A computed fold for a 78-nucleotide RNA from a Hyphomicrobiaceae bacterium, annotated as transfer RNA. The sequence was found in a public genome assembly. Its mean pLDDT, the model's own confidence on a scale to 100, is 82. Rfam family: tRNA. NCBI's taxonomy places the organism under Bacteria, Pseudomonadati, Pseudomonadota, Alphaproteobacteria, Hyphomicrobiaceae.

[in-house]
RNA sequence: CUGGGUGUAGCUCAGCAGGGUCAGAGUGCCGCGCUUGGAACGCGGAGGCCGCAAGUUCGAAUCUUGCCACCCAGACCA
Repeated sequence: CUGGGUGUAGCUCAGCAGGGUCAGAGUGCCGCGCUUGGAACGCGGAGGCCGCAAGUUCGAAUCUUGCCACCCAGACCA
């Protein structure tokens, strides 16, 4: 440099092909209950500009374009 893939909650991921309660799950965190206390279990809660920007649209995590980060393969130089 070229091609491909990934980017959504602290972590691991679903949702995206066919735009319209799609802002979700597990785990972790906080509080309460339970317990002599803890773990486990039950209930509740906080937590996300969906990598960034622009475009299309009545409406975009989802479509289009550019850019950024990481991963894989290849090429080039030595």